[in-house]
RNA sequence: GGAGUUGGCCAGGUCAUCGCUGUCAGCGAUUUGCGCAAGCAGGUCGAUCGAUGGAGGAAAGUCCGGGCUCCACAGGACAAGGCGCCAGGUAAUCCCUGGGGGGCGUGAGCCUACGGAAAGUGCAGCAGAGAGUAGACCGCCUACGUAACGUCAGUGCCGCAAGGUGCCGUCGUUGCCGGUAAGGGUGAAAGGGUGCGGUAAGAGCGCACCGCGUCGGUGGCAACAUUCGACGGCAUGGUAAACCCCGUCUGGAGCAAGACCAAAUAGGGGAACGUUGGCGUGGUCCGCGCUGUUCCCGGGUAGGUCGCUUGAGCGUCAUGGUGACAUGACGCCUAGAUGAAUGAUGACCCUCGACAGAACCCGGCUUAUGGCCAACUCCUUUU
Numbered sequence: 001g002g003a004g005u006u007g008g009c010c011a012g013g014u015c016a017u018c019g020c021u022g023u024c025a026g027c028g029a030u031u032u033g034c035g036c037a038a039g040c041a042g043g044u045c046g047a048u049c050g051a052u053g054g055a056g057g058a059a060a061g062u063c064c065g066g067g068c069u070c071c072a073c074a075g076g077a078c079a080a081g082g083c084g085c086c087a088g089g090u091a092a093u094c095c096c097u098g099g100g101g102g103g104c105g106u107g108a109g110c111c112u113a114c115g116g117a118a119a120g121u122g123c124a125g126c127a128g129a130g131a132g133u134a135g136a137c138c139g140c141c142u143a144c145g146u147a148a149c150g151u152c153a154g155u156g157c158c159g160c161a162a163g164g165u166g167c168c169g170u171c172g173u174u175g176c177c178g179g180u181a182a183g184g185g186u187g188a189a190a191g192g193g194u195g196c197g198g199u200a201a202g203a204g205c206g207c208a209c210c211g212c213g214u215c216g217g218u219g220g221c222a223a224c225a226u227u228c229g230a231c232g233g234c235a236u237g238g239u240a241a242a243c244c245c246c247g248u249c250u251g252g253a254g255c256a257a258g259a260c261c262a263a264a265u266a267g268g269g270g271a272a273c274g275u276u277g278g279c280g281u282g283g284u285c286c287g288c289g290c291u292g293u294u295c296c297c298g299g300g301u302a303g304g305u306c307g308c309u310u311g312a313g314c315g316u317c318a319u320g321g322u323g324a325c326a327u328g329a330c331g332c333c334u335a336g337a338u339g340a341a342u343g344a345u346g347a348c349c350c351u352c353g354a355c356a357g358a359a360c361c362c363g364g365c366u367u368a369u370g371g372c373c374a375a376c377u378c379c380u381u382u383u
Base pairs, nucleotide, nucleotide: 001379002378003377004376005375006374007373008372009371010370012349013348014347015346016345017344018343020054021053022052023051024050027046028045029044030043031042032041033040034039056355060366061365063364064363065362066361067360068254069253070252071251080250081249082248083247084246085099086098087097088096089095100114101112102111103110104109115245116244120243121242122239123238137184138183139180140179141178145176146175147174148173149172150171152169154167155166156165157164158163192210193209194208195207196206197205211234212232213231214230215229216228217226218225219224258306259305260304261303268297269296270295271294272293273292277291278290279289280288281287313332314331315330316329317328318327319326320325350353
């Protein structure tokens, strides 16, 4: 100098003017209660004179986990869905921390749904002989069985002889039936690897070493490890974010949850009063139905109040712990709207400013995004 890994921090600044919004204080108006009164206490509204607070690291996605609220709920089972190495942290988690196994990287470091394939079912294109109780295409072999031919040895029969013709066996060649998973070839994958022995040729067929598995010992809380010991020739290939099996967890809805106050209008219930009235039915009476005034009650709507921000809160220090985190002391208060605020303009400065806007609240994860710093790793160069 270049390329990277991990962790932390910041999120343009200052001033002026004009606005928006929450809170507080006084002010003005109005009203309620108490009081003879003076006055005291409180509510509502107004003005904006005063003081003061006002988006984020992700406020986002709404993917997990909880608080809070209402509904449901004796207990159990099934279904459905999530999760799945071990230990710890936490209110809780599919999160975090530490560790183990596996994988990637020269390395710092990173990734990991990481239970079961020996309960059962399914799936696997192309190529290939064969893709799962393996398989014989090429190659290798001909020990065993068998056919033909040749060879040589023996021997039977025929023939005077030359020779002919059988039988049996050796060896050879060519086949058949076969053997063989060493070698070639196909494939992502072909049923441990290397060597020696062995064999007709081969093969864990035998042996040695390596690998694998089981049991025991040792270390570790455990996952697991093992330069320890013994045993097993070595197995039923892959796939479970395929069905499935095993273990484990989960009630539902969400602040438009929910609680309270409560008009006008319409309707409901009750009481009292009044009339034995009006209308309908009917020829008439009785009867039945509808209908009045006043007051009270309860439900719901509009509207309003609460829920709402003091909380598993934040900061500093100390202690314990490898760490996540826990405990203690001290200090701090840091948006709370509901057509929904957090802005606009101007000036100056700098390194010229990315992604992006709260809506009940927290803890995580994921995604978007500008810059700065530190530690560490690798390569190159110089001294």
Molecule: Bacterial RNase P class A
Organism: uncultured Granulosicoccus sp.